[in-house]
RNA sequence: GCGACUAUAAUUUAGUGGUAGAAUACGUCAUUGCCAAUGAUGAUACGGGAGUUCGAUUCUCCCUAGUCGCA
Numbered sequence: 001g002c003g004a005c006u007a008u009a010a011u012u013u014a015g016u017g018g019u020a021g022a023a024u025a026c027g028u029c030a031u032u033g034c035c036a037a038u039g040a041u042g043a044u045a046c047g048g049g050a051g052u053u054c055g056a057u058u059c060u061c062c063c064u065a066g067u068c069g070c071a
Base pairs, nucleotide, nucleotide: 001070002069003068004067005066006065007064010024011023012022013021018054026042027041028040029039030038047063048062049061050060051059
């Protein structure tokens, strides 16, 4: 320099045009003399920009970061 892949919550991930689900962690409550465990409940997310579309996490392009391959 060229090409491919990946980017979703604090962490690990599902979802791939109709507005995002789970687990762990965290907060509150209950249970207990206290802690742990258990149960109930709550908050937190689509890397950035542009385009297509009635509608984009999803499709297209560019950028950023990472991984791999070729030279």